[in-house]
RNA sequence: GGGCGAUUAGCUCAGCUGGGAGAGCACAUGCCUUACAAGCAUGGGGUCACAAGUUCAAAUCUUGUAUCGCCCA
Numbered sequence: 001g002g003g004c005g006a007u008u009a010g011c012u013c014a015g016c017u018g019g020g021a022g023a024g025c026a027c028a029u030g031c032c033u034u035a036c037a038a039g040c041a042u043g044g045g046g047u048c049a050c051a052a053g054u055u056c057a058a059a060u061c062u063u064g065u066a067u068c069g070c071c072c073a
Base pairs, nucleotide, nucleotide: 001072002071003070004069005068006067007066010025011024012023013022019056027043028042029041030040031039049065050064051063052062053061
């Protein structure tokens, strides 16, 4: 330098054919316990990497940029 893939909650990741942004773990509060852990219940937490475009409507489609990984040279 070229090709491919990835980027969504604090972490690990789903999200199908464009219309609701989610799960597990973690965190907070309550219950339980002498206490802690475990368990149960409830709750908070989002610039869907960034920008532009298409569309009535974009995490999702298109283009560019950035970062990370793999392969080729």
The prediction has a mean pLDDT of 83.
The RNA shown here (transfer RNA) has 73 nucleotides and comes from a bacterium.
It was read from a public genome assembly.
Its Rfam family is "tRNA". From the family's description: Transfer RNA (tRNA) molecules are approximately 80 nucleotides in length.